[in-house]
RNA sequence: GACGGGCCACCGCCCAAUCGUCGCGAGACGAACCGGGGACCCCGCAGUUCUGGGGUAAAGCCACCAGCAGCACGGUGGCCGGGCGCGCUUCCCGCCCGCACCCGUCAGCUAACCCGGUCGGCGGCCGAGGGAAGAAAG
Numbered sequence: 001g002a003c004g005g006g007c008c009a010c011c012g013c014c015c016a017a018u019c020g021u022c023g024c025g026a027g028a029c030g031a032a033c034c035g036g037g038g039a040c041c042c043c044g045c046a047g048u049u050c051u052g053g054g055g056u057a058a059a060g061c062c063a064c065c066a067g068c069a070g071c072a073c074g075g076u077g078g079c080c081g082g083g084c085g086c087g088c089u090u091c092c093c094g095c096c097c098g099c100a101c102c103c104g105u106c107a108g109c110u111a112a113c114c115c116g117g118u119c120g121g122c123g124g125c126c127g128a129g130g131g132a133a134g135a136a137a138g
Base pairs, nucleotide, nucleotide: 010124011123012122013121014120018031019030020029021028022027032118033117034116035115036114037113042108052106053103054102055101056100060079061078062077063076064075065074080098081097082096083095084094085093088134089133090132091131092130
């Protein structure tokens, strides 16, 4: 000096998942943010029926094939959704992702009101981001 790995700090990214006070700590409280439940009215055309249904999250929908008693898992295609890549925004384009968990037969919307959450994960030696429009600045 190069490469690889670990820890701490810092910076940054996804996400509601941040901030403050107290506490040795576990945690408690508050703010802010996020989600659920819950009338009238409205919506729906059904209502009952296990082919259960619903919720968080981007993480789904449809068709075909395969499979099965049936459903699910699986494959292909289409559609859809999310994230990253310009100082900012939108579209095209390129790359990546579409996990997981909870409620327990029950939930449309929903003022008042009630309940809950603020976890996790990743990057910092990469080849530097092409096109169109806008905003901003000058």

Record summary
Predicted 3D model of a 138-nucleotide RNA (c-di-AMP riboswitch aptamer (ydaO/yuaA leader)) from Actinoplanes auranticolor. The model forms 96% of the base pairs in the Rfam consensus.